[in-house]
RNA sequence: AGGCGCAUAGCUUAAUGGCAAAGCAAUGGCCUCUUAAGCCAUUGAUCAGGGUUCGACUCCCUGUGUGCCUA
Numbered sequence: 001a002g003g004c005g006c007a008u009a010g011c012u013u014a015a016u017g018g019c020a021a022a023g024c025a026a027u028g029g030c031c032u033c034u035u036a037a038g039c040c041a042u043u044g045a046u047c048a049g050g051g052u053u054c055g056a057c058u059c060c061c062u063g064u065g066u067g068c069c070u071a
Stems, first nucleotide, its partner, number of pairs: 001070007010024004018054001026042005047063005
């Protein structure tokens, strides 16, 4: 320099263009002599900017970051 991917919660991953979900973690409660485990509840997110659309995590463009391949 060129090509092909990825970016969603603190972490790991879901999500036919139609209410953003789960596990772990965190917080509160129950239980326990205490801790752990278990049970219940809560908090928390779509990389940025535009475009298409009645409606965008999803489609298109640009940028940023990152991974792989080629040189």
This is a predicted structure of a 71-nucleotide RNA (transfer RNA) from Candidatus Portnoybacteria bacterium CG23_combo_of_CG06-09_8_20_14_all_37_13. It matches the Rfam family "tRNA". By type it is a transfer RNA. From the family's description: Transfer RNA (tRNA) molecules are approximately 80 nucleotides in length. Rfam links the family to the GO term triplet codon-amino acid adaptor activity. The prediction has a mean pLDDT of 81. The RNAcentral record of the sequence draws on ENA.